[in-house]
RNA sequence: AGGCCUGUAGCUCAGUGGUUAGAGCAGCGAGCUUAUACCUCGCCGGUCGAUGGUUCGAACCCAUCCAGGCCUA
Numbered sequence: 001a002g003g004c005c006u007g008u009a010g011c012u013c014a015g016u017g018g019u020u021a022g023a024g025c026a027g028c029g030a031g032c033u034u035a036u037a038c039c040u041c042g043c044c045g046g047u048c049g050a051u052g053g054u055u056c057g058a059a060c061c062c063a064u065c066c067a068g069g070c071c072u073a
Stems, first nucleotide, its partner, number of pairs: 001072007010025004018056001027043005049065005
């Protein structure tokens, strides 16, 4: 210098144009228990990496940039 992949909750990830952005773990509360743990239920937690564009409508498509990883030179 060129190419490819990834970026979504505190963590690991799903979601491939429309419905309210979800799951597991973590955290908090309640139930259960003599108590703790296990188990059950509930709650909390997100301006989907940034900016712009396309579209009636974008986490999703396009462009540029940022961060991380890999390959080539």
The RNA shown here (transfer RNA) has 73 nucleotides and comes from a bacterium.
Its mean pLDDT, the model's own confidence on a scale to 100, is 82.
Its Rfam family is "tRNA".